A computed fold for a 72-nucleotide RNA from a Candidatus Bathyarchaeota archaeon, annotated as transfer RNA. The RNAcentral record of the sequence draws on ENA. The source organism's lineage runs through Archaea, Thermoproteati and Candidatus Bathyarchaeota. Model confidence (mean pLDDT): 82 of 100. Its Rfam family is "tRNA". Rfam's curators write: Transfer RNA (tRNA) molecules are approximately 80 nucleotides in length. The family's RNA type in Rfam is transfer RNA.
[in-house]
RNA sequence: GGCGAUAUGGCUUAGCGGUAGAGCAAUGGACUUGUAAUCCAUGGGUCAGGGGUUCAAAUCCCCUUAUCGCCU
Numbered sequence: 001g002g003c004g005a006u007a008u009g010g011c012u013u014a015g016c017g018g019u020a021g022a023g024c025a026a027u028g029g030a031c032u033u034g035u036a037a038u039c040c041a042u043g044g045g046u047c048a049g050g051g052g053u054u055c056a057a058a059u060c061c062c063c064u065u066a067u068c069g070c071c072u
Stems, first nucleotide, its partner, number of pairs: 001071007010024004018055001026042005048064005
């Protein structure tokens, strides 16, 4: 230099163009003599950044960034 993969709450991840979900973690409560466990509830996401297409984009297209891999 060329090609490809990945980027989504604190962590691990799901998500056919049509309301962004789950598990764990966190916080509050119930239970308990107390802790753990269990149960209930709550908050937390500029979907890597920018632009485009579309009535509508995490999703399609283009550019860029970061990480990983392959080729030279």